Molecule: c-di-GMP-I riboswitch aptamer
Organism: uncultured Rubrobacter sp.
RNA sequence: AAAGGCAAACCCGCCGCGAGGCGGGGACGCAAAGCCGCGGGCCUCCGCUGGGCGGAGGCGGCCGGGCCGCCGAA
Numbered sequence: 001a002a003a004g005g006c007a008a009a010c011c012c013g014c015c016g017c018g019a020g021g022c023g024g025g026g027a028c029g030c031a032a033a034g035c036c037g038c039g040g041g042c043c044u045c046c047g048c049u050g051g052g053c054g055g056a057g058g059c060g061g062c063c064g065g066g067c068c069g070c071c072g073a074a
Stems, first nucleotide, its partner, number of pairs: 005030002010025006028061001034067003038064003041059007
C1' cells in the first nucleotide's frame, strides 16, 4: 500500500455507594486502542472526618511485562 478492525470526549438507557462497567449513538485517536490486574502508577470505597496505615474494588486508550494476532517491501 490493500482489505479491514477498534473506538476518546460527549449524548441516551441500564447496573454500581463510588471509581467505573454494559448496550446504542458518536469519532479524539490507535500497527495490536486484541486478551491478561503479574509489577509500577493513578482513581474509588471501608475502618476514625482527614493524615498515616490496613483491607476491598476500579482504570489494559498511564507505563512495563506476558500470551495471541491481519497484510506487506518482511